[in-house]
Context: one part of a larger RNA
């Protein structure tokens, strides 16, 4: 390079935006660069191949042809691709009008509960477990009633429900703000798809500075269990969990399934729109569109299964894989305060 692959066997980048590059709708005209054809020149000889000749044959030698798939010049062809010009509206987008939503950010407010404190009632236990003990309690606990403080999370609603590119998002109110769907027109006129590098975002844990600290709780201490018990169980409990700002940049970051587009039987739910039937209205039914689920034909698959939300049939572009271990390690580079991340081997061995 050619090839085969990437749901579960090795393999889809965590996820967007986007540079270069690659690819790109319909129709007309031009050009003829790519593409195709002819001619000319050149493409040394030997060798290889073809059919002759010479050594008694062969090897060998020798005259000829073919080949030399190339390059250059020139003359043509014009379907496709490119380039140029002028157009179109089916892709893409803009405007107008609605709709739904835990989409984001900030500020404020609320109730239930846990804990602590104060006060009242009240008296000997409480708590915890398989059973116990550590622990708390006559300095009055647990329980119960009232009050106060503080922090964190928002029961029911709640739903293979919704929103978001992903991570993720759930009390209520207001302010600011992103995106999507739908319907009917109008407008722009290919403005598009993908995307090496690059850049933004990115759960939890962790780190830095300053706050905060109710509950939970790594570490730690004690009590049990046990042969032991650096655990599982219990009593405590610090970082942390929370807030602000800054870093980290990883996850079974999963649909273990890259993005975009087209095409390919049906049936049943559900969410948001639109239209229609009949109706007072609601509900119902039919239809259409965008999601989100369950089955299933063809087809695919090693099987499991997937099956219009494809893992079917195709196209465009990117990423990645190539036996197990060594190893996602060493060394070097880059990044980071560190922890470490990223890029990424070899010897050896089976």
């Nucleotide at each position: 390079c050619u090839g085969g692959g990437c749901g579960u066997a090795a393999a889809g980048g965590g996820u967007g935006c986007g540079u270069a590059g690659g690819c790109g709708g319909c129709a007309c005209g031009g050009u003829c660069a790519g593409u195709c054809g002819g001619a000319u020149g050149u493409g040394a000889a030997a060798g290889c191949c073809c059919a002759g000749g010479g050594c008694u044959u062969a090897a060998c030698c020798u005259g000829g042809g073919a080949a030399u798939u190339g390059c250059a010049u020139u003359c043509g062809a014009u379907a496709c691709u490119g380039c140029c010009g002028a157009g179109c509206u089916a892709g893409a987008g803009u405007a107008u009008g609605u709709u739904a939503g835990a989409g984001g950010a900030a500020u404020g407010u609320g109730g239930a509960a846990u804990u602590u404190c104060c006060u009242g009632u009240g008296u000997a236990g409480c708590g915890g477990u398989g059973a116990a003990a550590u622990g708390c309690g006559u300095a009055g606990a647990u329980a119960u009633a009232g009050g106060a403080a503080g922090g964190a999370a928002c029961a029911c609603c709640a739903g293979u429900g919704g929103c978001g590119a992903a991570g993720g998002c759930g009390a209520c109110a207001c302010c600011c703000u992103g995106g999507a769907c739908c319907a009917a027109u109008a407008c722009u006129g290919a403005c598009g798809c993908u995307g090496a590098g690059g850049u933004g975002c990115g759960a939890a844990a962790g780190c830095g500075u300053g706050g905060g600290g109710a509950g939970c709780u790594a570490a730690c201490a004690g009590g049990a269990u046990u042969a032991g018990a650096u655990a599982c169980c219990c009593u405590g409990g610090u970082a942390g969990u929370c807030c602000a700002c800054g870093c980290c940049g990883u996850a079974a970051a999963c649909g273990a399934u890259g993005u975009c587009a087209a095409c390919u039987a049906g049936c049943c739910g559900u969410u948001g729109g639109g239209g229609g039937u009949a109706u007072u209205a609601a509900a119902a039914c039919c239809u259409u569109u965008a999601g989100u689920g369950g089955c299933g034909c063809a087809g695919c698959u090693a099987a499991c299964g997937c099956g219009a939300u494809a893992a079917g049939u195709u196209g465009a572009c990117c990423g990645c894989c190539u036996g197990g271990g060594g190893a996602g390690u060493a060394c070097g580079g880059c990044c980071g305060c560190a922890a470490g991340g990223u890029u990424a081997a070899a010897a050896c061995u089976c």
Molecule: small-subunit ribosomal RNA, central domain
Organism: uncultured prokaryote